[in-house]
RNA sequence: CACUUAUCAAGAAAGGCAGAGGGUAAUGGCCCUUUGAAGCCUUGGCAACCCUUACAUUCCACUCUACUUGUAAGAAGGUGCCAACUCCAUCUCGUUUAAGCGGGAGAGAUAAGCA
Numbered sequence: 001c002a003c004u005u006a007u008c009a010a011g012a013a014a015g016g017c018a019g020a021g022g023g024u025a026a027u028g029g030c031c032c033u034u035u036g037a038a039g040c041c042u043u044g045g046c047a048a049c050c051c052u053u054a055c056a057u058u059c060c061a062c063u064c065u066a067c068u069u070g071u072a073a074g075a076a077g078g079u080g081c082c083a084a085c086u087c088c089a090u091c092u093c094g095u096u097u098a099a100g101c102g103g104g105a106g107a108g109a110u111a112a113g114c115a
Base pairs, nucleotide, nucleotide: 003113004112005111006110007109008108013043014042015041016040017039021032022031023030026090027089028088029087044082045081046080048079049078050077051074052073053072054071055070056069086107091104092103093102094101095100
């Protein structure tokens, strides 16, 4: 990098260095930013997945155990994250006089697995 699966309306701060960009394909918007962007460092936090604990549960002729799945709590560990719905839209369906609103897909991000 590719593939598979799941989730994406919630949540989460300070300080130092730095000095002009940033909002993760492209385009069009809109927003953030010298009242300090990106990036780096220190501390802190959030809880998406892995994970820990408890309870329940699928399957098995029965028991037990393991495994499967779900719920709740947690935050020691591994990644991740800490402006705005994935900031909004692009393709498509429905609805609306229209503006617009709702759904789906696609793409993206994160994790786990596989390779």
The RNA shown here (SAM riboswitch aptamer (S box leader)) has 115 nucleotides and comes from Segetibacter sp. Taxonomically the source falls in Segetibacter (Bacteria, Chitinophagia, Chitinophagales, Chitinophagaceae). Rfam family: SAM riboswitch aptamer (S box leader). About the family: The SAM riboswitch is found upstream of a number of genes which code for proteins involved in methionine or cysteine biosynthesis in Gram-positive bacteria. The coordinates come from a structure-prediction model, not an experiment, and the mean pLDDT is 79.